[in-house]
Molecule: transfer RNA
Organism: Actinomycetota bacterium
RNA sequence: GGGCGGUUAGCUCAGGGGGAGAGCGCUUCCCUGACACGGAAGAGGUCGGAGGUUCAAAUCCUCCACCGCCCA
Repeated sequence: GGGCGGUUAGCUCAGGGGGAGAGCGCUUCCCUGACACGGAAGAGGUCGGAGGUUCAAAUCCUCCACCGCCCA
């Protein structure tokens, strides 16, 4: 330098045009003599950045940044 994949909640990851979600973690309550387990509720997101397409973009296109693999 070229090719491919990835970037979404604190962590691990789904979601591939019209509700931003799951598990674990965190907070409060219930339960217990207390803890653990279990149950209920809740908080937490500029969806890596910019631009474009579209009535509408986490999702499609372009560029950039970062991470990983391969080729030279």